[in-house]
Transfer RNA from Symbiobacterium thermophilum IAM 14863, 72 nucleotides, folded computationally.

């Protein structure tokens, strides 16, 4: 320098054009003599950044940034 993959909640990840979700963790409650386990609920996101396409973008396109891998 070139090619490819990935970037979404504190962590691991789903979501593939039409209201952003799950598990774990955190907090509150239930159960229990207490803890753990189990059960219910709540909070938590400018979807890497900036543009473009579209009635509508996490999703499609472009550039850039970061991480990983490959080629030279």
């Nucleotide at each position: 320098u070139c090619c490819g993959g990935c970037g979404u909640a504190g962590c691991u990840c789903a979501g593939c054009g039409g209201u952003a979700g799950a598990g774990c963790g955190u907090c509150c409650g239930g159960c229990u003599g207490u803890u753990a386990a189990c059960c219910g609920g709540a909070g938590g996101g400018u979807c890497g950044u900036a543009g473009g396409u579209u009635c509508g973008a996490a999703u499609c396109c472009u550039a850039c940034c970061g991480c990983c891998g490959g080629a030279g």

It matches the Rfam family "tRNA".